[in-house]
RNA sequence: GGAGUCGGCCGGACAGUCGCGCCGUCGCACUUGCGGCGGGGAGGAAAGUCCGGGCUCCAACGGGCAGGGUGCCAGGUAACGCCUGGGCGGCGCGAGCCGACGGAAAGUGCAACAGAAAGCAAACCGCCGUCCCGAUACCGAGCCGGUGUCGGAGGCAAGGGUGAAAGGGUGCGGUAAGAGCGCACCGCGGCGACGGUAACGUCGACGGCAUGGCAAACCCCACCCGGAGCAAGACCAAAUAGGGGGGCAUCUACGCGUGGCCCGCGCGGCCCCCGGGUAGGUCGCUUGAGGUGUGCGGUGACGCACAUCCCAGACGAAUGGCUGUCCAAGACAGAACCCGGCUUACAGGCCGACUUCCGCA
Numbered sequence: 001g002g003a004g005u006c007g008g009c010c011g012g013a014c015a016g017u018c019g020c021g022c023c024g025u026c027g028c029a030c031u032u033g034c035g036g037c038g039g040g041g042a043g044g045a046a047a048g049u050c051c052g053g054g055c056u057c058c059a060a061c062g063g064g065c066a067g068g069g070u071g072c073c074a075g076g077u078a079a080c081g082c083c084u085g086g087g088c089g090g091c092g093c094g095a096g097c098c099g100a101c102g103g104a105a106a107g108u109g110c111a112a113c114a115g116a117a118a119g120c121a122a123a124c125c126g127c128c129g130u131c132c133c134g135a136u137a138c139c140g141a142g143c144c145g146g147u148g149u150c151g152g153a154g155g156c157a158a159g160g161g162u163g164a165a166a167g168g169g170u171g172c173g174g175u176a177a178g179a180g181c182g183c184a185c186c187g188c189g190g191c192g193a194c195g196g197u198a199a200c201g202u203c204g205a206c207g208g209c210a211u212g213g214c215a216a217a218c219c220c221c222a223c224c225c226g227g228a229g230c231a232a233g234a235c236c237a238a239a240u241a242g243g244g245g246g247g248c249a250u251c252u253a254c255g256c257g258u259g260g261c262c263c264g265c266g267c268g269g270c271c272c273c274c275g276g277g278u279a280g281g282u283c284g285c286u287u288g289a290g291g292u293g294u295g296c297g298g299u300g301a302c303g304c305a306c307a308u309c310c311c312a313g314a315c316g317a318a319u320g321g322c323u324g325u326c327c328a329a330g331a332c333a334g335a336a337c338c339c340g341g342c343u344u345a346c347a348g349g350c351c352g353a354c355u356u357c358c359g360c361a
Base pairs, nucleotide, nucleotide: 001357002356003355004354005353006352007351008350009349010348012326013325014324015323016322017321018320020041022039023038024037025036026035027034028033043332047343048342050341051340052339053338054337055229056228057227058226067225068224069223070222071221072086073085074084075083076082087101088099089098090097091096102220103219107218108217109214110213124160125159126156127155128154132152133151134150135149136148137147138146139145140144168186169185170184171183172182173181187209188207189206191204192203193202194201195200233283234282235281236280243274244273245272246271247270248269254268255267256266257265258264290309291308292307293306294305295304296303297302327330
């Protein structure tokens, strides 16, 4: 100097001016307001609403079934499907990255097309044809024996071919040809020893290979999960209508209820009181698993201690417009109860650690 990996951070700045909404305070109005001063006013994702929790109301002795979720091990955390560290597998020369990564010897099920054969083994091409049968050539040559060729019975799974997958792999021996048939190494299996909290690893002797694949198929195993959500929920409380109680008036008439009908009884009026609830208002609402700094413990996620700070809180819903200067000319995007994550979007830029290649000394 080139190429790359990982982690962290910023994401227009400054000034003037006019506005917007919140809080505190002062003054004037006093029915909501108006004005002065002071303070603070979007994000790293405020987003998707996909997980987890706080909070609120409802339900609830405990346990089981159903249903859903998670799934190597250990740790962190309020909790998680998140994070950290480790193991195993895959990719990369490497820094490093990726992984739904429990169980297929409990059972059920699935595998199109191709192919001879797809779960139980099978033989299309091919190889062999030892032993056995038939034909035939040659030799010793009469029976018979030997050697060879062709065909068959039969043997084989090495090679070819099909497929995503063909029942361990490579090599040597062996054989008629072959084959874990025998052996060595690798793989696999259970056993033992050692290391590790564990996942797992290393070594040893043994077994000739049994148990093919798929569980983001049913299923089995282990663990976790009550429901709804700030339009949760609580308080204050008009007008109108309706409900309950008491008092007064009236039961003459009329209407309604009771009842098949008649009588009877009750209601319908006025006044007072009570409670529910709607409009409206208030709380919930932002001090919190909070931010920053230092120290300590831990490989780390994180935890502990001390100091310090208060940092949007609206409800037709504020956070903006204009001007000037500068630069690399400004991306994605806007809170609505709060917090921890994940995922997705993002112009441009800064810092640190590391890898690899080239050159020079």
A computed fold for a 361-nucleotide RNA from a Candidatus Competibacteraceae bacterium, annotated as Bacterial RNase P class A. It matches the Rfam family "Bacterial RNase P class A". Gene Ontology terms of the family: tRNA processing, dimeric ribonuclease P complex and ribonuclease P activity. Rfam describes the family as follows. Ribonuclease P (RNase P) is a ubiquitous endoribonuclease, found in archaea, bacteria and eukarya as well as chloroplasts and mitochondria. By type it is a ribozyme. Its mean pLDDT, the model's own confidence on a scale to 100, is 76. It was read from a public genome assembly, where an Rfam model found it.